[in-house]
RNA sequence: AAAGGGCAAACCCACCCCAAGGUGAGGACGCAAAGCCACGGGUCAAAUAUGACAUUUGAUCGCCGGGUUACCGAA
Numbered sequence: 001a002a003a004g005g006g007c008a009a010a011c012c013c014a015c016c017c018c019a020a021g022g023u024g025a026g027g028a029c030g031c032a033a034a035g036c037c038a039c040g041g042g043u044c045a046a047a048u049a050u051g052a053c054a055u056u057u058g059a060u061c062g063c064c065g066g067g068u069u070a071c072c073g074a075a
Stems, first nucleotide, its partner, number of pairs: 006031002011026001013024004029062001035068003039065003042060007
């Protein structure tokens, strides 16, 4: 490269939720890890507090890094 396929953004409906956001169904913007993990950074939400800083809890892995697992096989 090819072959077999896989996942599923925005949006819409239903539900959870203070919120960010999540789950299911529809739907495809894209993705060779867009499989998994909240370990580090970033970002978002909530609460507390301060002159200001900040702290705690939650979310985001399709923001990045890292860890870990993985189909095919021209080279």
The RNA shown here (c-di-GMP-I riboswitch aptamer) has 75 nucleotides and comes from a soil metagenome. It matches the Rfam family "c-di-GMP-I riboswitch aptamer". Rfam links the family to the GO term cyclic-di-GMP binding.